[in-house]
RNA sequence: UCACGAACAGGGCAAACCAUUUGAAAAAAUGGGACGCAAAGCUUCCGGCCUAACAGGGUGUGAAUCGAAAUGUUUUCACUCUCAUGGUAGCGGGGUUACCGAU
Numbered sequence: 001u002c003a004c005g006a007a008c009a010g011g012g013c014a015a016a017c018c019a020u021u022u023g024a025a026a027a028a029a030u031g032g033g034a035c036g037c038a039a040a041g042c043u044u045c046c047g048g049c050c051u052a053a054c055a056g057g058g059u060g061u062g063a064a065u066c067g068a069a070a071u072g073u074u075u076u077c078a079c080u081c082u083c084a085u086g087g088u089a090g091c092g093g094g095g096u097u098a099c100c101g102a103u
Base pairs, nucleotide, nucleotide: 003103004101005100012037013036017032018031019030020029021028022027035090041096042095043094045093046092047091048088049087050086055082056081057080058079059078060077062075063074064073065072
C1' cells in the first nucleotide's frame, strides 16, 4: 500500500414508530427513538424499485361552435393508461475518501 474483519481505543451513524415542517405524491428535513450498520461516509454513472406533478393517450360526460344531417373542432368534469425532469446511496454494482490492526 492492497485485500480482509478477530481483538482493542476513540468513537460514529440511526430502521420502525411519534411530533413538527416541506412536497401533488414517493419521500425529505429537524427533534425524540434504536432495528441494525466497518463505510448505514460522499456521489444517481449503470441496473432495480417507489411515486406520477407536468406532458401525452383512452373511456365516459356536460358545454360551446361548424353543418341540413352524419359528424368535425374546442373545452369542463370523472375514471384510467404511459412517462422522471421527482425520489431511494439503509436495493445492488461502479467511482471516491476514511478510524483500529489478529491475518

A computed fold for a 103-nucleotide RNA from Photobacterium jeanii, annotated as c-di-GMP-I riboswitch aptamer.
Its Rfam family is "c-di-GMP-I riboswitch aptamer". From the family's description: GEMM was predicted in a large-scale screen for bacterial structured RNA regulatory elements. The literature on the family includes a 2008 paper in Science by Sudarsan et al., "Riboswitches in Eubacteria Sense the Second Messenger Cyclic Di-GMP".
The sequence is in RNAcentral, with records from Rfam and Ribocentre.
NCBI's taxonomy places the organism under Bacteria, Pseudomonadati, Gammaproteobacteria, Vibrionales, Photobacterium.
The coordinates come from a structure-prediction model, not an experiment, and the mean pLDDT is 86.